[in-house]
RNA sequence: GCCGGCGUGUUGGAAUUGGCAGACAAGGCAGACUCAAAAUCUGUUGGUGGCAACACCGUGCGGGUUCGACCCCCGCCGCCGGCA
Numbered sequence: 001g002c003c004g005g006c007g008u009g010u011u012g013g014a015a016u017u018g019g020c021a022g023a024c025a026a027g028g029c030a031g032a033c034u035c036a037a038a039a040u041c042u043g044u045u046g047g048u049g050g051c052a053a054c055a056c057c058g059u060g061c062g063g064g065u066u067c068g069a070c071c072c073c074c075g076c077c078g079c080c081g082g083c084a
Stems, first nucleotide, its partner, number of pairs: 001083007010026003019067001027045006046057004060076005
């Protein structure tokens, strides 16, 4: 240099015919139990604003197509593999 694959919450990872982003698990937080803890059980857990209802933003970064994009197209960055 060329070719291919991958990049999603705090973490591992789902979601593909383009149609509610984050299933499931780990971890965190709150509660129950306990003298106290561990274990177990229950609830909750992307971000910002708001008393709340709710609103807006969010799939590596920047654009494009589309009524609608994690998903398709273009450029870039990073990681992994192959070829030279």
Transfer RNA from a Lachnospiraceae bacterium, 84 nucleotides, folded computationally. It matches the Rfam family "tRNA". Its mean pLDDT, the model's own confidence on a scale to 100, is 81.